A computed fold for a 71-nucleotide RNA from a Candidatus Woesearchaeota archaeon, annotated as transfer RNA.
Its mean pLDDT, the model's own confidence on a scale to 100, is 82.
It matches the Rfam family "tRNA". By type it is a transfer RNA. Rfam describes the family as follows. Transfer RNA (tRNA) molecules are approximately 80 nucleotides in length.
NCBI's taxonomy places the organism under Archaea, Nanobdellati, Candidatus Woesearchaeota.
[in-house]
RNA sequence: GCGCUAGUGGUCUAAUGGUAGAAUACGGCCUUGCCAAGGCUGAGAUCCGGGUUCGAUUCCCGGCUGGCGCA
Numbered sequence: 001g002c003g004c005u006a007g008u009g010g011u012c013u014a015a016u017g018g019u020a021g022a023a024u025a026c027g028g029c030c031u032u033g034c035c036a037a038g039g040c041u042g043a044g045a046u047c048c049g050g051g052u053u054c055g056a057u058u059c060c061c062g063g064c065u066g067g068c069g070c071a
Base pairs, nucleotide, nucleotide: 001070002069003068004067005066006065007064010024011023013021018054026042027041028040029039030038047063048062049061050060051059
């Protein structure tokens, strides 16, 4: 330098064009003599910029970062 691949709450992981979900962690309440476990509840995310589309996490282009391969 070229190609492939990935980027989603603090962490991990779903979602193949139609209101982004789960687990874990965190806050509140219940339960218990206390802790743990358990139950209810709350807040929290699409790497950045453009394009296509009525509508983009998703499709396209460019960039950034990580990984792999070739030279």